[in-house]
About this RNA: A computed fold for a 465-nucleotide part of an RNA from Candidatus Berkelbacteria bacterium RIFOXYA2_FULL_43_10, annotated as small-subunit ribosomal RNA, 3' major domain. RNAcentral holds the full RNA, with entries from ENA and SILVA. The source organism's lineage runs through Bacteria, Bacteria candidate phyla and Candidatus Berkelbacteria. Its mean pLDDT, the model's own confidence on a scale to 100, is 83.
Context: one part of a larger RNA
């Protein structure tokens, strides 16, 4: 100087407390461990792994396994030879591939050749999702959006070092004020950036029946403790008030200091070293990644009456996506869907009458039920060469566990929690109950800081570095 303490003081945080809703019990979905397997590819493992990489495993993906093939190779450059390229068909085969036949003979050009492409030969080489994240770059997580981390000069100390950065107030903040052997400065904080809440002006197509307006786009205004009062050191500031759409950081986002964890990633990418080279490379078919006594994690649906069902009121949104696409009207079908083909490169048309909770009426009458929907049977629909392993959807039937969950444990302080739907990415289709966004309805509680956890500042002890 640090680190540590079941030392002290002060302060903060959904950290506790006060509340609301969950998880832990059930069924299912997904991930992980384990076990099994020819293979169940690999990585991630307290917080900081486990609906994570994966914004989508039937083939492909795919890295794994079995079998069948290739060896200058699926891919790149160079040398030589032949042939335009390309397209179609037949045979064998699971296919990769092998053999045969036909069409075709282009572009530039000095008619030698050249460009591109295909086939063959030769070797230089290619190739490796093989190892090492404890050789690395880059990127990311975490402490933590915590308020800290440092430097120059000066001063103090034999020196390591200290001071500054302490102290007194204050703040969300090393934020600011005062004091002080310090005076300044840098990286952080804050502000500058974006969205949102109010309003003015301008412009309005495709928006509005029309206009004031709503809406859209652009540029402005507005909030600064500016005004008043109390407290405070006449300060920083804090408490209350006025006005105001908004008040003391208005709300949200982006933004993550010096560093810590030899944290994660050689499988996103790049890369050193090592290693394989008729194979640890590469092509194909099929299988596997989807197994299942069990254990854990994250979710969905429930256990019902603040509910379930049926009908009605075409009740009321926001934000998105669409040409290999979104697909209207109309018709067929109980439905999934099919036929159909208008319109739309979209403020125009479509998804989409753009919602659902909501509201109204009726039924159910507390039951394993008109709750709950797992599981299974039958029949269909769609995507796709192909739904057996292993897709989604519809209809009919079936109707399991479950009556609110032990110890324990999680999230959340306001348009939040809870609850209700909507859209998007990936994507042929989809195992999405996931993820990312969007709006609708819309609470309760916070006395307080003794305790639990994490963090900050000062101080103290130490046989630790």
């Nucleotide at each position: 100087u640090g680190a540590c303490g079941g030392g002290g003081a002060c302060c903060c945080g959904c950290a506790c407390a006060a509340g609301c809703g969950g998880u832990g019990g059930a069924a299912c979905a997904u991930g992980u461990g384990g076990u099994u397997u020819a293979a169940u590819u690999c990585g991630a493992u307290g917080a900081c792994a486990a609906g994570c990489g994966a914004a989508g495993a039937a083939c492909c993906u795919u890295a794994c396994c079995a079998g069948g093939g290739c060896u200058u190779g699926a891919c790149a450059u160079c040398u030589c030879g032949c042939g335009a390229a390309u397209c179609c068909g037949c045979u064998a085969g699971a296919g990769a591939u092998a053999g045969c036949g036909g069409a075709g003979u282009g572009c530039c050009u000095u008619u030698u050749g050249g460009a591109a492409c295909g086939c063959g030969a030769u070797g230089a080489c290619a190739g490796g999702u093989g190892u090492u994240g404890c050789a690395c770059g880059g990127u990311c997580g975490u402490c933590g959006u915590c308020a800290g981390c440092u430097c120059g000069u000066g001063c103090u100390g034999u020196g390591a070092a200290g001071u500054g950065u302490c102290c007194c107030g204050u703040u969300a903040a090393g934020u600011c004020g005062g004091u002080a052997a310090a005076c300044g400065a840098g990286c952080g904080c804050a502000a500058c950036c974006c969205c949102u809440a109010u309003u003015g002006u301008a412009u309005g197509u495709u928006g509005u029946a029309u206009u004031u307006u709503u809406c859209a786009u652009a540029c402005g205004a507005g909030a600064c403790u500016g005004c008043c009062g109390g407290c405070g050191u006449u300060a920083a500031g804090u408490c209350g008030g006025a006005g105001g759409a908004a008040g003391g950081c208005g709300g949200g986002g982006a933004u993550g200091a010096c560093g810590u964890c030899a944290g994660a990633u050689c499988a996103g990418c790049g890369u050193g070293a090592c290693u394989c080279u008729u194979a640890c490379g590469u092509c194909c078919u099929g299988g596997g990644c989807g197994a299942c006594a069990c254990a854990c994690a994250u979710g969905u649906u429930a256990c019902a009456a603040u509910g379930g069902g049926u009908a009605g009121u075409a009740a009321c949104a926001a934000a998105g996506g669409g040409u290999u696409g979104c697909u209207a009207a109309a018709c067929u079908g109980u439905a999934a869907a099919g036929u159909g083909g208008a319109g739309c490169u979209a403020a125009u048309c479509c998804c989409a009458u753009c919602a659902a909770a909501c509201c109204u009426a009726c039924c159910c009458c507390c039951a394993g039920u008109u709750c709950g929907g797992a599981u299974u049977g039958a029949g269909g629909g769609c995507u796709g060469c192909a739904a057996c392993u292993c897709g989604c959807c519809c209809u009919c039937a079936u109707g399991a566990a479950g009556u609110c969950g032990g110890a324990a444990u999680c999230g959340c302080u306001a348009g939040u929690a809870a609850u209700c739907g909507u859209g998007g990415g990936u994507c042929a289709g989809c195992c999405a109950u996931a993820c990312c966004a969007c709006g609708g309805u819309g609470a309760a509680u916070a006395c307080g800081u003794u305790c639990u956890c994490g963090g900050g500042u000062c101080u103290u002890g130490u046989a630790c570095a």